[in-house]
RNA sequence: GCCGUAGUGGCGGAAUAGGCAGACGCAAGGGACUUAAAAUCCCUCGGGGGCAACUUCGUAUGGGUUCAAGUCCCAUCUUCGGCA
Numbered sequence: 001g002c003c004g005u006a007g008u009g010g011c012g013g014a015a016u017a018g019g020c021a022g023a024c025g026c027a028a029g030g031g032a033c034u035u036a037a038a039a040u041c042c043c044u045c046g047g048g049g050g051c052a053a054c055u056u057c058g059u060a061u062g063g064g065u066u067c068a069a070g071u072c073c074c075a076u077c078u079u080c081g082g083c084a
Base pairs, nucleotide, nucleotide: 001083002082003081004080006078007077010026011025012024019067028044029043030042031041032040046057047056048055049054060076061075062074063073064072
């Protein structure tokens, strides 16, 4: 240099003929139970705004296609593998 692969919450990891983004697990926070704890059970858990209802942004980065993109296309960055 060329070809391929992967990049999604705090972490792991789903969602692929384009259709509610974050299932599930771990970690964390609150509560129940307990004399207290552990275990177990229930609830919460991306960012901004709002008293709330709700709203807006968010899948490595920047563009494009589309009514609609994590998913398709282009460029770039990084990881791993192969070829030279």